[in-house]
RNA sequence: AUUCUGGUUGAUCCUGCCAGAGGCCGCUGCUAUCCGGCUGGGACUAAGCCAUGCGAGUCAUGGGGCGCAGGCCGCUCUUGCGGUCUGCGCACCGGCGGACGGCUCAGUAACACGUGGACAACCUACCCUCGGGAGGGGGAUAACCCCGGGAAACUGGGGCUAAACCCCCAUAGGGGAUAGGUGCUGGAAUGCCCUAUCCCCGAAAGUGCACGGUUGCCGUAAGGCGCCGUGCAGCCCGAGGAUGGGUCUGCGGCGGAUUAGGUAGUUGGCGGGGUAACGGCCCGCCAAGCCGAAGAUCCGUACGGGCCAUGAGAGUGGGAGCCCGGAGAUGGCCCCUGAGACACGGGGCCAGGCCCUACGGGGCGCAGCAGGCGCGAAACCUCCGCAAUGCGGGAAACCGCGACGGGGUCAGCCGGAGUGCCCGCGCAUCGCGCGGGCUGUCGGGGAGCCUAAACAGCUCCCCAUAGCAAGGGCCGGGCAAGGCCGGUGGCAGCCGCCGCGGUAAUACCGGCGGCCCGAGUGGCGGCCACUAUUAUUGGGCCUAAAGCGUCCGUAGCCGGGCUGGUAAGUCCCCCGGGAAAUCUGGCGGCUUAACCGUCAGACUGCCGGGGGAUACUGCCAGCCUAGGGACCGGGAGAGGCCGGGGGUAUUCCCGGGGUAGGGGUGAAAUCCUGUAAUCCCGGGAGGACCACCUGUGGCGAAGGCGCCCGGCUGGAACGGGUCCGACGGUGAGGGACGAAGGCCAGGGGAGCGAACCGGAUUAGAUACCCGGGUAGUCCUGGCUGUAAACGAUGCGGGCUAGGUGUCGGGCGAGCCACGAGCUCGCCCGGUGCCGGAGGGAAGCCGUUAAGCCCGCCGCCUGGGGAGUACGGCCGCAAGGCUGAAACUUAAAGGAAUUGGCGGGGGAGCACUACAACGGGUGGAGCCUGCGGUUUAAUUGGAUUCAACGCCGGGAAGCUUACCGGGGGAGACAGCUCGAUGAAGGUCGGGCUGAAGACCCUACCAGAGUAGCUGAGAGGUGGUGCAUGGCCGCCGUCAGUUCGUACUGUGAAGCAUCCUGUUAAGUCAGGCAACGAGCGAGACCCGCGCCCCCAGUUGCCAGCGGGUCCCUUCGGGGACGCCGGGCACACUGGGGGGACUGCCGGCGCUAAGCCGGAGGAAGGUGCGGGCAACGGCAGGUCCGUAUGCCCCGAAUCCCCCGGGCUACACGCGGGCUACAAUGGCCGGGACAAUGGGUACCGACCCCGAAAGGGGUAGGUAAUCCCCUAAACCCGGCCUCACCUGGGAUCGAGGGCUGCAACUCGCCCUCGUGAACCUGGAAUCCGUAGUAAUCGCGCCUCAAAAUGGCGCGGUGAAUACGUCCCUGCUCCUUGCACACACCGCCCGUCAAGCCACCCGAGUGGGCCAGGGGCGAGGCCCGCUCCUUAGGGGCGGGUCGAGCCCAGGGUCCGCGAGGGGGGCUAAGUCGUAACAAGGUAGCCGUAGGGGAAUCUGCGGCUGGAUCACCUCCU
Repeated sequence: AUUCUGGUUGAUCCUGCCAGAGGCCGCUGCUAUCCGGCUGGGACUAAGCCAUGCGAGUCAUGGGGCGCAGGCCGCUCUUGCGGUCUGCGCACCGGCGGACGGCUCAGUAACACGUGGACAACCUACCCUCGGGAGGGGGAUAACCCCGGGAAACUGGGGCUAAACCCCCAUAGGGGAUAGGUGCUGGAAUGCCCUAUCCCCGAAAGUGCACGGUUGCCGUAAGGCGCCGUGCAGCCCGAGGAUGGGUCUGCGGCGGAUUAGGUAGUUGGCGGGGUAACGGCCCGCCAAGCCGAAGAUCCGUACGGGCCAUGAGAGUGGGAGCCCGGAGAUGGCCCCUGAGACACGGGGCCAGGCCCUACGGGGCGCAGCAGGCGCGAAACCUCCGCAAUGCGGGAAACCGCGACGGGGUCAGCCGGAGUGCCCGCGCAUCGCGCGGGCUGUCGGGGAGCCUAAACAGCUCCCCAUAGCAAGGGCCGGGCAAGGCCGGUGGCAGCCGCCGCGGUAAUACCGGCGGCCCGAGUGGCGGCCACUAUUAUUGGGCCUAAAGCGUCCGUAGCCGGGCUGGUAAGUCCCCCGGGAAAUCUGGCGGCUUAACCGUCAGACUGCCGGGGGAUACUGCCAGCCUAGGGACCGGGAGAGGCCGGGGGUAUUCCCGGGGUAGGGGUGAAAUCCUGUAAUCCCGGGAGGACCACCUGUGGCGAAGGCGCCCGGCUGGAACGGGUCCGACGGUGAGGGACGAAGGCCAGGGGAGCGAACCGGAUUAGAUACCCGGGUAGUCCUGGCUGUAAACGAUGCGGGCUAGGUGUCGGGCGAGCCACGAGCUCGCCCGGUGCCGGAGGGAAGCCGUUAAGCCCGCCGCCUGGGGAGUACGGCCGCAAGGCUGAAACUUAAAGGAAUUGGCGGGGGAGCACUACAACGGGUGGAGCCUGCGGUUUAAUUGGAUUCAACGCCGGGAAGCUUACCGGGGGAGACAGCUCGAUGAAGGUCGGGCUGAAGACCCUACCAGAGUAGCUGAGAGGUGGUGCAUGGCCGCCGUCAGUUCGUACUGUGAAGCAUCCUGUUAAGUCAGGCAACGAGCGAGACCCGCGCCCCCAGUUGCCAGCGGGUCCCUUCGGGGACGCCGGGCACACUGGGGGGACUGCCGGCGCUAAGCCGGAGGAAGGUGCGGGCAACGGCAGGUCCGUAUGCCCCGAAUCCCCCGGGCUACACGCGGGCUACAAUGGCCGGGACAAUGGGUACCGACCCCGAAAGGGGUAGGUAAUCCCCUAAACCCGGCCUCACCUGGGAUCGAGGGCUGCAACUCGCCCUCGUGAACCUGGAAUCCGUAGUAAUCGCGCCUCAAAAUGGCGCGGUGAAUACGUCCCUGCUCCUUGCACACACCGCCCGUCAAGCCACCCGAGUGGGCCAGGGGCGAGGCCCGCUCCUUAGGGGCGGGUCGAGCCCAGGGUCCGCGAGGGGGGCUAAGUCGUAACAAGGUAGCCGUAGGGGAAUCUGCGGCUGGAUCACCUCCU
């Protein structure tokens, strides 16, 4: 600042709404020192009702009278009486005013208001100006007196009297009619003026007061009366003015069309009545008009304006206070008086309410001031004063005024001020405490001024230890201020929106701290702004909400070129209006300000009048041809309607042939067939349809249109440029057409086929599949009028790059087998694709616009409720068109992005994939782990792969965390106790399983002490969802990022894609990318070949020696035993070697692949180590570490015993087997890795063995464990539950250990179980592997079928694939993103809420009809009569009440209906991935439900293939 910010997502852009921040109004919570100003304060609801007091009087100079006082006069003895004057007072007659002022906003959508006009249709008391006048006569009545009625209010009769009271006559004057006038004003005479005649009406107060005069009259007097003059105040008539009003009128300002027709005095005329005045205002007669889509009528709402709030403005909302206007005075009607009223504080009547009453009658109307009740969220004193302003009366003085001026009260608004300041010390985050000092607003006291009197204020003086004065809201984001403490634990609660709270809460509650504002600060409700979310300024409609299914056309709106005219729109100038207040500016007055005054401006675009301009628009006139139309020509076409003809196939029938099946499906079955099907041939019937041609070809406005021929007919394109001459565009209403389905009537019916019936499938299957099958599909006539009626894109016109197909027409060229032939180019029109600028949120559009402009129409304004309800119109019905609200919700959406996913696609890969092969598991017995169960305890963890011989977890004690029992222990601090002896030790006895643990008793000993409170040690107590670390799995994967550049508004993309290749994002080539990092690879270790170095503890080929054995005496063999040696083996250090290097082929000459050579070894040689960014809230708090919580004399520590070993079961892993490729016996042969001092133990002896006794050597290439086994040789067994198998049990013996009962291992003898190859299912393995054989080590006192290693023997199969399970990459769809273990639909059940229908029922309002009818007005007659009144009759208006029906609105309503919402209910799985039957739209039928099926349509359908088109 003309403004943003939070909220849809994993993230993004957009649409869109919700919310926040501002201002204003009302109420309200908490809090509160003072002053001023203001047009502030019962307007909002009850225009509800009111006690009491007050709110309109005044004039004595209009009049008569009464009372009082005083003076004077007279009478009187006095009290006093009478008279008179003056003054004061009181009613009364009379005059003026009570029509203003004050209050309120019910009614009113209207000339009520605003604004501008008009009155040739009017009035105006008091006031002003001018002119003229006031002559004569008469009368009544109140007061008062007398007598009555009544409770009262009040009232009757008789008598007297005055006036400026009333009446009559006169004059002045006024009015009307007729005729006339050369008259005046004017747009126009009906106006004015003049003349004549006639008719009608018809004034006055010469009063009052004062002064002066007076020769009049009365009176005894005081004095009065009269008369004259002057002044003042009045009176009458006329004219004019002023002021105030009345009436008419143009224009302006609410909502609803779910109100479309309204109207009977209605519209007009003639005549009359009425009024101040026009008029249908009212009446009689006549005519039949009048209003309405530019919204009549009806309904709802509402006083209107100046202005006010807000806003940049345009607007939107409001209209209380103040001012102007209107209306009303309990509801309603009527009237008198009057200049003025139909009268708030006048009258009559009805109604309803209240009051008094003697029951006969009366009275009242706060929407005046104050006050009360009621209503409500909501609002003051029954104050003072007429001093000011103003009003009424008055000559004036003055009187009156709840108008007004003041005060009181209220945080109502606006403005102003204060709640202190300085220094030192201490503590300290803020700040607080103590001490010292300063100031004096405010505060307290007093006086004066001010004031009607006060208050307040001002001036001055005095007082005082800052003494008397701060709160509210907030602190997760938006949004400023806590990652502080305690409490709570999805509770309690907070929250405008997003969202917080499920044990570590910056979000709840409290504390502390902080932030904002401050005598205020928050909440609730409303309005404006925010909001360009109603868009005139200033929006949109392909996919977000939104183009009517299409066309024709009425009104309206818009409209080509030229000329002339006009001047309505438009523009300029002048005049008048647009009240004041309000607003802006200057100046001024209150100490400042608020506030007030004054001057100027503004108060818009508005209204009226006058003058001018003429470009544009309009209007009038004329002309033109570029728009449009008509016409002509030859062509194109599934355009429409009608008639005729044809064709194939299906079905059925007939005949012939023929035989056992056919049909159908994933597989089947229902079904057909021996009465002969299916199949083949021939013939016939009938209905429907029209293959190929056929093409993002054509035609049509759309729906839609497809065999051939003919008839009738619509439209378009091209070419021609003959005619008309703007005839045009759009199009509210309106009309016509309008797929499929459906409906009515009548036909027709082959095939197909909702419903329906069967058969399958399935948990079910009201479906998908199969067999049947009715409406229907077809025709004629009529109705319905809908659709994803779509290009989801209204119609018309103009403008703005191209490229390339194709259809029709025209022109030109080339070729020609000359055919309406083929090809090419250009132009016009149509129809596709690509694409530039530009546009768009993007996808995309892009001369066929979604670009840039113009015209017109339709439509949208968050989602749901709902295209529902009600109403209306249409329809035979189904239903269609129009079309809400309550309530509910924070989003619902569009496009695109990255992932993930798919019962989508493509490519590649893997023995935790398949295939091929080998061997197992699943069956048995046993071992072991787990679940379950059991138990005092069977401690705990791990639970698909990735828990289950796992926690290295083979637990007899320990381990040990569990159970039972027993015992122990508090550093430090405070309290307590303690030399009158704490803690500790101990004999005996008791208790106990045992025990100075405890108890009894006693002794020793000498300083501390667990009795209380805190606080600790310790905890395998909790939380692996608070963590570190470590580990597992994704991953035996090949990925994952960064920098810069580039693309995109952005999330992001690119690189990382494509092609080939690889084990590999490995490499090569291409490419808006170029490089790089982490991974892969390289690297490290082991094994395999060679070489070198080294040689003991290893080795012994050759040489010599020794011992032993054999000898045919030549010699041979054994022993590394010795000399010697280091060749070999070995050991362990170094090096070499392999790189697709070489050849051939393939590939692109690449990367590389295939084959080959050589080689110990090939294409990563084999095996291992290491192993990315990250994810799985994966596992571990029970290894250790560690936050928080908890226990703390027990959840800590120790001991004994038990348990972890239980056992009806289920599961995993393994061992041993079931045997003859075997078992048993005897003999014989060949390893490697390792380990060893609390150890390995040679050797000797004992024992049948396990083992025992003794002992050398070995701290290790030295000694020992150490016999390897399978294998080989020989023998027996002979297919048997056995000489297979070894479980189980018995007996005996041995070893370890404190201890083998629960619960160890070994040996021997005996016993000899299941098991005779293992269902569904499932595991491992691709070579020195599987299989099989044994050996070592780990754990370990003892105890391996476990784990980790070692070597021996040693295969089969594959050289592939993506089918299953998964992984990687690309792509596609998505409504998923805690990501398919996702999301999500409908019925049913439960609760709450609002609504619709509803037999009825209660009430309000409205209009019309009928009846009764208070009362008013008019007329006539009559009576009493002064105006006037009574009675009767007629006419008219008429409140209110009653009756019958109608309309409309509201309340209640048995029951019925759907809808919305509500953590964890039921049934299914409809939709989203091809969602497992593509979905959706319309329609019809069916079904518990989502839905299913038929018909037609759409793509907003995946996938593969084909065709076409484009690049």
Molecule: small-subunit ribosomal RNA
Organism: Ferroglobus placidus